[in-house]
RNA sequence: AUGACUGUUGUGGGAGAGAUCGGACAAUCCCGUUCGACACCGAAGGAGCAAUGUCCCUAAAAACCUUGGGGCGCAAUCUCUCAGGUAAAGAGACCACAAUACGACG
Numbered sequence: 001a002u003g004a005c006u007g008u009u010g011u012g013g014g015a016g017a018g019a020u021c022g023g024a025c026a027a028u029c030c031c032g033u034u035c036g037a038c039a040c041c042g043a044a045g046g047a048g049c050a051a052u053g054u055c056c057c058u059a060a061a062a063a064c065c066u067u068g069g070g071g072c073g074c075a076a077u078c079u080c081u082c083a084g085g086u087a088a089a090g091a092g093a094c095c096a097c098a099a100u101a102c103g104a105c106g
Base pairs, nucleotide, nucleotide: 006101007100008099009098010097011096012095013094018038020037021036022035023034024033025032039086040085041084045082046080047079048078053072054071055070056069057068059066
């Protein structure tokens, strides 16, 4: 001196689904918080799963390879809907840009 991958921060974009009903508190227009009820959503988070791979057993078989079975392992924007969410606000996977930390490669 180059600055991969990853993390953090800032800015911008960012979907879906009841401004549902009843009670309490608060407030005294709506709104908010909480408890309960029914109906929904999936993109905070969380959970589950494939192949490749790997181990064991099994058929023929000396072994490898192959067949079948079991275990481990394993991703998501898939699945679940615990949590979260269903006007606005806030949150929001992910994307872009900027800064910054680390320092792979050269």
Predicted 3D model of a 106-nucleotide RNA (Glycine riboswitch aptamer) from Thermoflavimicrobium daqui. Rfam family: Glycine riboswitch aptamer. From the family's description: This family represents the bacterial glycine riboswitch. Its mean pLDDT, the model's own confidence on a scale to 100, is 81. It was read from a public genome assembly, where an Rfam model found it.